[in-house]
This is a predicted structure of a 374-nucleotide RNA (Bacterial RNase P class A) from an uncultured Acidimicrobiales bacterium. Its Rfam family is "Bacterial RNase P class A". Rfam classes the family as a ribozyme. The prediction has a mean pLDDT of 75.
């Protein structure tokens, strides 16, 4: 000094004016409207609605199925899918950072194209051909026989058919363990050594998750479950637009009214159609209207729920100066002056605790690498 990592903070202020919402107090005897004093009045996320609960209402003995959630261990919490440690696994020179972290020998699926084959699969290019098979040379025997010709078995080179191989080299994101020696015709864990991986025991260390080390064995038996699915724990259901109280009118149920007169209560009217019964007409019953009382529901409203802000067509804004930060440019006596531009995300709505996203600009502290210098 220069680049990173991790954590914690601030994120404008003063004064004037105009202008807003609550709650007070007065002008006013009360309301209401005005007007006047005095007090208060958005965040670290108030955003996102991705998780947990208070509180509310149904449901509910318990258990169950069917959805839904979560998944390594140990802990905090009211609880969680958060938070702290930790362990494993990945990326990083670290400081640190991220996990889609139970189970693939319980079953079904997928792995596209390429490739010989994508899970007990498999030969495209190859490598060998020992043993069988073709085919040529050779000398020997034996028989015939003018050269020479058959057959026997023996050596030699040759081919690459039958067969053998999966070690090499293609393909691919991935190809049935990795090196090295032996071994074989050539190869192959076919065999060993050494190493990793799986399986068994055995010893420490740690609550655990797992780590560290020894034996011993058979060679080796892929990916994905942030695919269905198994397994283990958790979860009733619906939400403040829950829920309460009140409660015009309209519509519903009942009861009462209807000879005259007084009183009261209503008025434009006190009726209208059916049946039945007796037969100058009048009783009775059901409908339907029309007043009045009384009930049940809860529409529109209004109040609660609801708060040291508490609204609900939803409040803290609007100009004007000043100064603070900060970037740039100039100047300078390195104290600092001038000018000019910008000063972030962004707004409670029943309450709380996470998570996740947004942010000009500063400020503090640990830590890591480089590089100089003592």
């Nucleotide at each position: 000094u220069g680049a990173g990592u991790c954590g914690g903070c601030c994120g404008g202020g003063u004064g004037g004016c105009c202008g807003c919402g609550g709650c007070u107090c007065g002008g006013c005897a009360g309301u209401g409207a005005c007007c006047g004093g005095g007090u208060c009045g958005a965040g670290g996320a108030a955003g996102g609605u991705c998780g947990g609960g208070g509180c509310u209402c149904c449901a509910c003995a318990g258990g169950g199925c069917a959805g839904g959630g979560u998944g390594c261990u140990g802990g905090c919490u009211a609880g969680c899918g958060g938070c702290c440690a930790g362990u494993c696994g990945g990326g990083g020179c670290g400081a640190c950072c991220c996990g889609c972290a139970g189970g693939a020998a319980a079953g079904u699926g997928c792995c596209a194209c390429a490739g010989a084959a994508a899970a007990c699969a498999g030969a495209c290019c190859g490598c060998c051909g020992a043993u069988g098979g073709c085919c040529c040379c050779g000398a020997u025997g034996u028989u015939c026989a003018c050269u020479g010709a058959a057959c026997a078995g023996c050596g030699g080179a040759g081919c690459a058919c039958a067969g053998g191989c999966a070690a090499g080299g293609g393909u691919g994101a991935a190809a049935c363990g990795g090196u090295g020696c032996g071994g074989c015709a050539a190869g192959a864990g076919c065999g060993c050594a050494c190493c990793a991986g799986c399986g068994c025991c055995c010893g420490g260390g740690g609550u655990g998750a797992c780590c560290c080390g020894g034996g011993c064995g058979g060679c080796u038996c892929g990916g994905c479950a942030a695919a269905c699915c198994c397994c283990a724990c958790c979860c009733g259901g619906a939400g403040c637009a829950a829920g309460g109280c009140c409660g015009a009118a309209c519509a519903g149920g009942g009861g009462a009214c209807g000879g005259g007169u007084g009183c009261c209560c209503g008025u434009c009217c006190a009726g209208u159609g059916c049946c039945u019964c007796c037969u100058c007409g009048g009783a009775g019953g059901c409908a339907c209207a029309g007043u009045c009382c009384c009930c049940a529901g809860g529409u529109a409203g209004g109040c609660c729920g609801c708060a040291u802000a508490g609204a609900u067509g939803g409040a803290u804004g609007g100009c004007c100066a000043c100064c603070g930060c900060g970037c740039c440019g100039c100047c300078u006596c390195c104290g600092g002056g001038c000018g000019a531009c910008g000063u972030a995300c962004a707004g409670a709505a029943c309450c709380c605790c996470g998570c996740c996203u947004a942010c000009a600009g500063g400020c503090c502290g640990a830590c890591u690498c480089a590089c100089c210098g003592u």